[in-house]
RNA sequence: UACUUAUCAAGAAAGGCAGAGGGACAUGGCCCGAUGAAGCCUUAGCAACCAGAUUUUCUUAAUGAAAGUCCACGGUGCUAACUCCUGCCCUGCGGAUUUGCAGGGAUAGAUAAGAC
Numbered sequence: 001u002a003c004u005u006a007u008c009a010a011g012a013a014a015g016g017c018a019g020a021g022g023g024a025c026a027u028g029g030c031c032c033g034a035u036g037a038a039g040c041c042u043u044a045g046c047a048a049c050c051a052g053a054u055u056u057u058c059u060u061a062a063u064g065a066a067a068g069u070c071c072a073c074g075g076u077g078c079u080a081a082c083u084c085c086u087g088c089c090c091u092g093c094g095g096a097u098u099u100g101c102a103g104g105g106a107u108a109g110a111u112a113a114g115a116c
Stems, first nucleotide, its partner, number of pairs: 003114006013043005021032003028085002044079003049075002052070007083108001088105007
């Protein structure tokens, strides 16, 4: 980098260095930021994907699968706003010119595990 599967409405910040941007991308918004953005470092925290322990059911020749529970030393991740909202398609209601609200889906993205 591209592929597969799962999840994405919850949760969790202080300090130091630094010095103007940031919220992935394109549209339109709306926000955060000199009361200090990005980035780097330290410490703390959140969560529970992997790892670890364990229960039940199904299954096999060995084994494996599914659903739960516990844990938080280890591998990652995360710690403004739903993935900030929107965008493309469909449905319902309203307005009826451009659009508003609600719901569903697609695409893209993020994270984990796997495969290459």
SAM riboswitch aptamer (S box leader) from a Chitinophagaceae bacterium, 116 nucleotides, folded computationally. Rfam family: SAM riboswitch aptamer (S box leader). Rfam describes the family as follows. The SAM riboswitch is found upstream of a number of genes which code for proteins involved in methionine or cysteine biosynthesis in Gram-positive bacteria. Of the family's consensus pairs, 97% are formed in the model. It was read from a public genome assembly, where an Rfam model found it.